[in-house]
RNA sequence: CCCGAUUAAAGGCAAAGCCAUUGAAAAAUGGCGGCGCAAAGCUAUAGGGGCUAAGGCGAACAAACGCUAUGCCAGCCAGCUGCCGGG
Repeated sequence: CCCGAUUAAAGGCAAAGCCAUUGAAAAAUGGCGGCGCAAAGCUAUAGGGGCUAAGGCGAACAAACGCUAUGCCAGCCAGCUGCCGGG
């Protein structure tokens, strides 16, 4: 330096819920919280999957409904990178 496997001490991250802010929503950020996580680190134009539907479209208007991402999710899979200890 490379490959494979095991473990989780220290330290780290932080689900649901509640509060505040932003947002049309999904969701995000901060605080409390702690379900869990050995990549729960990074990537949303490699790709698959999921959520939302403001705007647009569905003959014209309103409502409802359906479709649609240019909005999101990395704690769904995936891709990339990487810490400690042992062999």

Background:
c-di-GMP-I riboswitch aptamer from Desulfofundulus australicus DSM 11792, 87 nucleotides, folded computationally. The sequence is in RNAcentral, with records from ENA and Ribocentre. Its Rfam family is "c-di-GMP-I riboswitch aptamer". Its family is annotated with cyclic-di-GMP binding in the Gene Ontology. The same sequence occurs in records of 2 taxa. Of the family's consensus pairs, 95% are formed in the model. The source organism's lineage runs through Bacteria, Bacillota, Eubacteriales, Desulfofundulus and Desulfofundulus australicus.